[in-house]
Molecule: Glycine riboswitch aptamer
Organism: uncultured Lachnoclostridium sp.
RNA sequence: GCUCUGGAGAAUCCCUGAAAAAAAGGGUGCCGAAGGUGCAAGCGCAUGAAAUCCAUGCGUCAAUCUCUCAGGCAAAAGGACAGAGC
Numbered sequence: 001g002c003u004c005u006g007g008a009g010a011a012u013c014c015c016u017g018a019a020a021a022a023a024a025g026g027g028u029g030c031c032g033a034a035g036g037u038g039c040a041a042g043c044g045c046a047u048g049a050a051a052u053c054c055a056u057g058c059g060u061c062a063a064u065c066u067c068u069c070a071g072g073c074a075a076a077a078g079g080a081c082a083g084a085g086c
Stems, first nucleotide, its partner, number of pairs: 001086006011028001013027004029073003035069001036067001038065001042060007
């Protein structure tokens, strides 16, 4: 990486679509588990002050944390992650 299985959260809200639905568009309210953003310790460098210490600055830097850009809020689809197989 591929296949199968399991897999949460949040308005089937209002208007248009429309003769009835869906997609789509607009409005308000919400969710975090596609993707993406940001941050810790540690490490490295520089400076101060000679030192493995201390302080400051810069860089690097994870997540299921964070933001809510994207995506999502009945079903379907998707879905981090987990198990089995290749």